[in-house]
The RNA shown here (SAM riboswitch aptamer (S box leader)) has 100 nucleotides and comes from a mouse gut metagenome.
The coordinates come from a structure-prediction model, not an experiment, and the mean pLDDT is 81.
The model forms 97% of the base pairs in the Rfam consensus.

RNA sequence: AUUAUCCAGAGUGGACGAGAGAAUCGGCUCUAAGACUCCACAGCAACCUUAAUAGAGUAAGGUGCUAAUACCGACAAGGCGGGAGGCUUUGAAUGAUGAU
Numbered sequence: 001a002u003u004a005u006c007c008a009g010a011g012u013g014g015a016c017g018a019g020a021g022a023a024u025c026g027g028c029u030c031u032a033a034g035a036c037u038c039c040a041c042a043g044c045a046a047c048c049u050u051a052a053u054a055g056a057g058u059a060a061g062g063u064g065c066u067a068a069u070a071c072c073g074a075c076a077a078g079g080c081g082g083g084a085g086g087c088u089u090u091g092a093a094u095g096a097u098g099a100u
Base pairs, nucleotide, nucleotide: 001100002099003098004097005096006095011041012040013039014038015037019030020029021028024074025073026072027071042066043065044064046063047062048061049060050059051058070094075091076090077089078088079087080086
C1' cells in the first nucleotide's frame, strides 16, 4: 500500500502504584475492594498454515484477542419529528486485527 473483518466468544494469580477506555472535543464507564501496563498460567476462535477428509466439522501450529458494539457521539445523505444541538438508518473518516 491492497484487501477482509470489527453488535459473537473468552480470566485467574503475581508485580507495579495512578490514572485508564487510540488521538481531539463532548458524554458515559472502569479504577486504591488496585484499574492501565508487564509477567505466568488458563481460555476464546477471527484470519492464515499443516494433517487426514467428498464436505461439514476436527486436531496441531502462527498471528490475534479475553469490561462495555471499535463504549457512544462528532462528518455526509435519507427517514421520523411542529422544531432542535432530539431520535433513527446507511455510508464515510479515523483506528484495530489478519492475509498479501